[in-house]
RNA sequence: UCUGCAAAAAGCCAAACUAUCUGUAAGGAUAGGACGGAAAGCUAUGGGUCUCAUGGAGAUCGCCAAGUUACUUAG
Repeated sequence: UCUGCAAAAAGCCAAACUAUCUGUAAGGAUAGGACGGAAAGCUAUGGGUCUCAUGGAGAUCGCCAAGUUACUUAG
């Protein structure tokens, strides 16, 4: 340095639900909260699913795959 694993330590993210705001909606944001996560970081590239005002537009990366970036180091 690369690949894989996820022991230890330091940390990180945050499901459901609740409150407020926002959107036609799916959903999203903030705060609380933790079901879980070795990428539960990012990208809507492919597929899937969802919504709508359906020649199309939007959502979901914590649905699957892919791309890309990254902490620790007993092995």
Predicted 3D model of a 75-nucleotide RNA (c-di-GMP-I riboswitch aptamer) from Sulfurovum sp. The model forms 94% of the base pairs in the Rfam consensus. NCBI's taxonomy places the organism under Bacteria, Pseudomonadati, Epsilonproteobacteria, Campylobacterales, Sulfurovum.